[in-house]
Molecule: c-di-GMP-I riboswitch aptamer
Organism: Clostridiales bacterium
């Protein structure tokens, strides 16, 4: 000097709850508050998870037509999809901290 294990000091972060704001929602931000955290610093890259405004499809109803298909509209209906989130879900990338044994 480096690596690993372990203990400790000064600091650091801040789950749930509650309040306010933002958002369609998931969730986020601030305040409050500490369950925890040695990367609970950073990165939404891979996988997973959450949400579904919008879009698409279906269904129902209505309009329209001589009639059917098509079309249009409506829905406190159903399904699918991230372009929305989550790193305090896992993996990976980048960076980083005092002292003792």
């Nucleotide at each position: 000097u480096u690596c690993a294990a372990u203990a400790u000091u000064u600091g650091g972060c801040a789950a749930a709850c509650u309040c306010a704001g933002c958002g369609a929602a998931a969730g986020c931000u601030g305040a409050u508050g500490a369950c925890g955290c040695a990367a609970a610093g950073u990165u939404a890259a891979g996988u997973g998870u959450c949400u579904a405004a919008a879009a698409u499809a279906a269904u129902a109803c209505a309009a329209g037509u001589a009639a059917u298909u098509u079309u249009u509209g409506u829905a406190u209906u159903u399904a699918u999809u991230a372009u929305g989130a989550u790193u305090g879900a896992c993996u990976g990338g980048c960076u980083g901290c005092a002292u003792g044994u």